[in-house]
Predicted 3D model of an 84-nucleotide RNA (transfer RNA) from a Parcubacteria group bacterium. It matches the Rfam family "tRNA". The family's RNA type in Rfam is transfer RNA. The prediction has a mean pLDDT of 81.
RNA sequence: GCCGGAGUGGUGAAACUGGUAGACACGCAGCGUUCAGAGCGCUGUCCUGCUUGCAGGGUGGGAGUUCAAGUCUCCCCUCCGGCA
Numbered sequence: 001g002c003c004g005g006a007g008u009g010g011u012g013a014a015a016c017u018g019g020u021a022g023a024c025a026c027g028c029a030g031c032g033u034u035c036a037g038a039g040c041g042c043u044g045u046c047c048u049g050c051u052u053g054c055a056g057g058g059u060g061g062g063a064g065u066u067c068a069a070g071u072c073u074c075c076c077c078u079c080c081g082g083c084a
Base pairs, nucleotide, nucleotide: 001083002082003081004080005079006078007077010026011025012024019067027045028044029043030042031041032040033039046057047056048055049054050053060076061075062074063073064072
């Protein structure tokens, strides 16, 4: 240099052939159980704001197509593999 694959919360990951982003699990926090702990159970857990349940933003960065994009197209960045 060429070809292919990948990038989604703190972590592993789902979302399918474009239609509610983060299901599920781990971790973390609070509560319960216990003499205490482990374990187990319940609740919460992307970010910001506040009127605390609503609003806005968010899938590596940017642009495009579309009523609608994590998903399709183009450019760039990073990582992995192959060829030279």